This is a predicted structure of a 111-nucleotide RNA (SAM riboswitch aptamer (S box leader)) from Listeria fleischmannii subsp. fleischmannii.
RNA sequence: CUCUUAUCGAGAGUGGCUGAGGGACUGGCCCGUUGACGCCCGGCAACCUAACUUUUUCAAGUGAAGGUGCUAAUUCCAGCAAAAUGGUAUGUCCAUUUUGGCAGAUAAGAG
Numbered sequence: 001c002u003c004u005u006a007u008c009g010a011g012a013g014u015g016g017c018u019g020a021g022g023g024a025c026u027g028g029c030c031c032g033u034u035g036a037c038g039c040c041c042g043g044c045a046a047c048c049u050a051a052c053u054u055u056u057u058c059a060a061g062u063g064a065a066g067g068u069g070c071u072a073a074u075u076c077c078a079g080c081a082a083a084a085u086g087g088u089a090u091g092u093c094c095a096u097u098u099u100g101g102c103a104g105a106u107a108a109g110a111g
Stems, first nucleotide, its partner, number of pairs: 001111008013041001015040003021031003025079004042071003047067002051062004075103001080100008
């Protein structure tokens, strides 16, 4: 880097250092010198997992030592398609909602 599977409406600081950008991309809309991003510490969670319990031996539950991850806003919202409803200057136009998809993130596995 590519592929497969799963998840993405919950949760998490009034801390320290630093100092101008950040929220993947595009558009929007936001966060930010009342200190963002990043690093450290703390915390959350439970994907892998030590250990323990139950046992219908498939599994279920507890747990958090270790490997990751996360810690503004639903993945911040939309981006493509379909359906329903409404509007309409009737154009397969506009708005809203829902569903599916695309893209992305994370974990585990494979190449």
The sequence is in RNAcentral, with records from Rfam.